[in-house]
RNA sequence: GAUCGGGUCUUGCGCGACGCAAGCUUCCGAACCGUGUCAGGUCCUGGCGGAAGCAGCACUAAGGAAUGUCUUGCGGGUGCCGCAAGGGUGCCUGGUCUGA
Numbered sequence: 001g002a003u004c005g006g007g008u009c010u011u012g013c014g015c016g017a018c019g020c021a022a023g024c025u026u027c028c029g030a031a032c033c034g035u036g037u038c039a040g041g042u043c044c045u046g047g048c049g050g051a052a053g054c055a056g057c058a059c060u061a062a063g064g065a066a067u068g069u070c071u072u073g074c075g076g077g078u079g080c081c082g083c084a085a086g087g088g089u090g091c092c093u094g095g096u097c098u099g100a
Stems, first nucleotide, its partner, number of pairs: 001097008009086006015079002018075006024068001025066004034059004042051003
């Protein structure tokens, strides 16, 4: 000096972590306009019985809090990850050949 290969670069696909959100689990959670049960009291009935139903209690809705094994979605200056295509100006590196 030549040549071949690899890395760095770009794009796409895939996988895994990270972040956010949702589902799921537990708890809280309705003066009245949720449900159930409805003490007391009220109403109907000659009576037997019946009706509505406040408070309380229970279960929850909307919503909030706690936890993070799992599931889903989204995201990127995520990863000395994998594959393919592109780029071959430049840089790094390995092999071969040739010359000084």